[in-house]
RNA sequence: GCCCUAGUAGCUUAGUGUUAAAGCACCGGUUUUGUAAUCCGGAGACCGGAGGCUAAACUCCUCCCUAGCGCC
Numbered sequence: 001g002c003c004c005u006a007g008u009a010g011c012u013u014a015g016u017g018u019u020a021a022a023g024c025a026c027c028g029g030u031u032u033u034g035u036a037a038u039c040c041g042g043a044g045a046c047c048g049g050a051g052g053c054u055a056a057a058c059u060c061c062u063c064c065c066u067a068g069c070g071c072c
Stems, first nucleotide, its partner, number of pairs: 001071002004068004010024004018055001026042004048064005
């Protein structure tokens, strides 16, 4: 320098055009002599950045950033 993959909640992942789901973690309650576990409820991400196409973009296109595999 080139190609490919990935970037979404504190963490790990879904979601491949029609205003984002879950597990763990966190908060409140339940339970217990107390803690953990169980069960119930709640908050939390406008999706790596910018621009474009579209009635509508996490999703499609372009450029850039970060991390990783490979080639030279």
Molecule: transfer RNA
Organism: Hyphessobrycon roseus